Predicted 3D model of a 140-nucleotide RNA (SAM riboswitch aptamer (S box leader)) from Kribbella amoyensis. The source organism's lineage runs through Bacteria, Bacillati, Actinomycetes, Kribbellaceae and Kribbella.
[in-house]
RNA sequence: UGCUCAUCCAGAGGGACUGAGGGAAACGGCCCGUUGACGUCCCGGCAACCCUCCCCGUGGAGGUCUCUCCCGAGACGCUCGCGAGGGACCGGUGCCAAAUCCGUCCCGCGCCGAGAUCCGGCGACCGGGGAAGAUGAGGG
Numbered sequence: 001u002g003c004u005c006a007u008c009c010a011g012a013g014g015g016a017c018u019g020a021g022g023g024a025a026a027c028g029g030c031c032c033g034u035u036g037a038c039g040u041c042c043c044g045g046c047a048a049c050c051c052u053c054c055c056c057g058u059g060g061a062g063g064u065c066u067c068u069c070c071c072g073a074g075a076c077g078c079u080c081g082c083g084a085g086g087g088a089c090c091g092g093u094g095c096c097a098a099a100u101c102c103g104u105c106c107c108g109c110g111c112c113g114a115g116a117u118c119c120g121g122c123g124a125c126c127g128g129g130g131a132a133g134a135u136g137a138g139g140g
Stems, first nucleotide, its partner, number of pairs: 003138006013043005021032003026104004044096003049092002052088004056083003060080003063076005100132001105129004109123005
C1' cells in the first nucleotide's frame, strides 16, 4: 500500500512549548480558536479490539464413570472447543469538543410551495442503506 471482518449517537483533561488557523479531502453548513484552538511533549484518564488470567454457561471432540449380552443409552464437566455471558487490566494498540460535527449518492417518511398526482424546495432537533474515512484484528 491494497484485501477481509468487526466497531464508530457511550466514555475519558490538566500542564508545558508553540502561535493562526483548525474540525481527513472538495463544496455547502455549523462549530472550535489570540480568554491561545490545531499540533508536539509530559502526566493523568477512558475504553476493552488484541494478548494474558478468573468466573459462569454449553456439552461439539477427546476423556472418566454407570447401565446393557450386543447395538447403544445415560451421567460427570477433567482437557480442548464454543458463547450474539460476566469480570480483572500487567502488556500491544486506540481514544479523551460536537454522532465519523452534519449534509452531498439511493430509498422511504414528514413539512412547504393553490399542490391529490406530477414537479420543485426544505428536514443535525426523521428512519434505513451506500460511498468515503477512522480504529482494531487477520491474512497477502
Its Rfam family is "SAM riboswitch aptamer (S box leader)". Rfam's curators write: The SAM riboswitch is found upstream of a number of genes which code for proteins involved in methionine or cysteine biosynthesis in Gram-positive bacteria.